[in-house]
Order: sequence, then C1' cells, then structure tokens
RNA sequence: GCCGCCUUAGCUCAGUGGUAGAGCCAUGCUCUUGUAAAGCAUAGGUCGUCGGUUCGAAUCCGACAGGCGGCU
Repeated sequence: GCCGCCUUAGCUCAGUGGUAGAGCCAUGCUCUUGUAAAGCAUAGGUCGUCGGUUCGAAUCCGACAGGCGGCU
C1' cells in the first nucleotide's frame, strides 16, 4: 500500500427496511430469624462518526475513525 471482517445497555451478544431486545451485572420488592438462593418488577441505548437512498434506516450505499486478520 491492497483486501476482508467487526463496532448495538456497565459486560457478552441477538436483531438482515416498519415501536431496539435477551442473558449477566445494578436497584427495589416478595420470601427468610438473618444471609444466600429463588421469584417479580424497575433502571440503563444520540445502534462508532458524518453524509446519501427511502414514506420510513441499527438494517441498504459512500466516506472517515477505531479494532482484528490476510496479502505484499
């Protein structure tokens, strides 16, 4: 220098055009003599950034940034 993949909640990851989700973590409640466990509920997101396409974009297209890998 060229090519490919990844970027979504504090962490690990789903979601392949039509209201952003799960598990773990955190908080509260129930239960218990108390703790743990268990059950229920709640909070937590400008979907890496900036543009484009579309009635509508986490999703499709482009550029950039970061990470990983391959080739030279």
Predicted 3D model of a 72-nucleotide RNA (transfer RNA) from Streptomyces hoynatensis. The coordinates come from a structure-prediction model, not an experiment, and the mean pLDDT is 83. It matches the Rfam family "tRNA". Rfam classes the family as a transfer RNA.